[in-house]
Context: one part of a larger RNA
RNA sequence: UGACGGGUCCCCGCACAAGCAGCGGAGCGUGUGGUUUAAUUCGAUGCUCCGCGAAGAACCUUACCUGGGUUUGACAUAACAGUGGUAGAGAAACGAAAGUGGACCGACCCUUCGGGGAGCUGUUACAGGUGUUGCAUGGCUGUCGUCAGCUCGUGUCGUGAGAUGUUCGGUUAAGUCCGCUAACGAGCGCAACCCGCGCUGUGUGUUACAAGUGUCACACAGUACCGCCGGUAUUAAGUCGGAGGAAGGUGCGGAUGACGUCAAGUCAGCAUGACCUUUAUAUCCAGGGCUACACACACGCUACAAUGGUCAGCACAGUAGGUUGCCAAGCCGCAAGGCGGAGCCAAUCCUCCAAAGCUGGCCUCAGUUCAGAUUGCAGGCUGCAACUCGCCUGCAUGAAGUCGGAGUUGCUAGUAACCGCAGGUCAGCAUACUGCGGUGAAUACGUUCCCGGGGAU
Numbered sequence: 001u002g003a004c005g006g007g008u009c010c011c012c013g014c015a016c017a018a019g020c021a022g023c024g025g026a027g028c029g030u031g032u033g034g035u036u037u038a039a040u041u042c043g044a045u046g047c048u049c050c051g052c053g054a055a056g057a058a059c060c061u062u063a064c065c066u067g068g069g070u071u072u073g074a075c076a077u078a079a080c081a082g083u084g085g086u087a088g089a090g091a092a093a094c095g096a097a098a099g100u101g102g103a104c105c106g107a108c109c110c111u112u113c114g115g116g117g118a119g120c121u122g123u124u125a126c127a128g129g130u131g132u133u134g135c136a137u138g139g140c141u142g143u144c145g146u147c148a149g150c151u152c153g154u155g156u157c158g159u160g161a162g163a164u165g166u167u168c169g170g171u172u173a174a175g176u177c178c179g180c181u182a183a184c185g186a187g188c189g190c191a192a193c194c195c196g197c198g199c200u201g202u203g204u205g206u207u208a209c210a211a212g213u214g215u216c217a218c219a220c221a222g223u224a225c226c227g228c229c230g231g232u233a234u235u236a237a238g239u240c241g242g243a244g245g246a247a248g249g250u251g252c253g254g255a256u257g258a259c260g261u262c263a264a265g266u267c268a269g270c271a272u273g274a275c276c277u278u279u280a281u282a283u284c285c286a287g288g289g290c291u292a293c294a295c296a297c298a299c300g301c302u303a304c305a306a307u308g309g310u311c312a313g314c315a316c317a318g319u320a321g322g323u324u325g326c327c328a329a330g331c332c333g334c335a336a337g338g339c340g341g342a343g344c345c346a347a348u349c350c351u352c353c354a355a356a357g358c359u360g361g362c363c364u365c366a367g368u369u370c371a372g373a374u375u376g377c378a379g380g381c382u383g384c385a386a387c388u389c390g391c392c393u394g395c396a397u398g399a400a401g402u403c404g405g406a407g408u409u410g411c412u413a414g415u416a417a418c419c420g421c422a423g424g425u426c427a428g429c430a431u432a433c434u435g436c437g438g439u440g441a442a443u444a445c446g447u448u449c450c451c452g453g454g455g456a457u
Base pairs, nucleotide, nucleotide: 007457008456009455010454011453012452013451015447016446019411020410021409022408023407026302027301028300029299030298031297032296033295034293035292042053043052064288065287066286067285068284069283070282073126077125078124079123080122081121082120083119088105093100094099108117109116110115128277129276131275132274133273137271138270139266140265141264142262144260149188150187151186152185153184154183155164156163157162168179169178170177194254195253196252197251199222200221201220202219203218204217205216209212225248228242229241230240231239232238304404308363309362310361311360312359313358314357320351321350322349325344326343330339331338332337370401375396376395377394378393379392380391381390417439418438419437420436421435422434423433
């Protein structure tokens, strides 16, 4: 000077408390450990791994295993040599394919007609490596933490390491601002500038709609500043209340992440040093595996019912996507789906009937008209191909489960909770993820305690 303390003081945060809904018990889904395996590819693994890389493993992907092939190679550049029936195209045959094989055909550009180029073959340099090292690295990322801190110049003090400034008194979300002050200034952070939402105005209106001072969409501008009033305060910064206002004290949400910490993560996204490999650790192909299963953990979905289940009727969204695409009407099928073909390169057409909700009927507390696992049969779709190993439909089957121990998670408002919808990935496959709207609460006395953080000592 720091760090630490089951030292002290001050302050903050869904940190506790007050509440609401969960998890931990059941079944299933996904990930991980372990075990198994020819292989179950690799990485992530306290907070900061575990629906994580993976925005989607049937083949491919794919890196793993088994087997079959190739060796200047699947791909690049260069040099030398060769090559016109050359490059290309490739029948029969063998084969699981890769490939081997080679019948029948068969070219191009420039030219001074010597040749040159491209291609191909051979040779050599080399290619290749998801091989090792994230403790050799770049770049990117997580975390402390959107916490309020981290520093510098000059000056001053100290023999010096260093201190001061940055402490102190107030105040703030904030090292925010004010006052004091051997300090005076400055930089990176904070805030503001940026985007979205909310209010108003102006302009423009296609394809929007109620047909015109409107709705809606797009663009631009304005609006909020403790500005006004009162209390309080050092009459400072500010703070409390009120008015006006769509909005009030950072209006709400996002983007934005200081100096640094963890030799944190990533050599498998990419790049890259060194090392290793070169008839194999490269490369092609078929099949298998990544989907195994005494078990343990993590995150979810569905339930255990009457604030419910089921049947019939009725109502209301917003994101977003669409030409190898979205697919209407109509018809067939109990349904998944099929036929069909209109419209749309989309404010025009389609996905697109939202669901919870409301009205009425039945069920009357039961392992049930709850719950839906599991299994059988019959079908549908995608795709060369659903056995290992996809999704969906119908009929039948109808398991555990009657609210969950110790413990533990999220959330302060259009939030939690409940409800559905869309998208990316994608041929097909979503209980995950990213968004969107609908319904819409309870509680916060307070800071003693738990956890984390900031400051002083």
Overview:
A computed fold for a 457-nucleotide part of an RNA from an uncultured bacterium, annotated as small-subunit ribosomal RNA, 3' major domain. Its Rfam family is "Bacterial small subunit ribosomal RNA". RNAcentral holds the full RNA, with entries from SILVA. The prediction has a mean pLDDT of 84.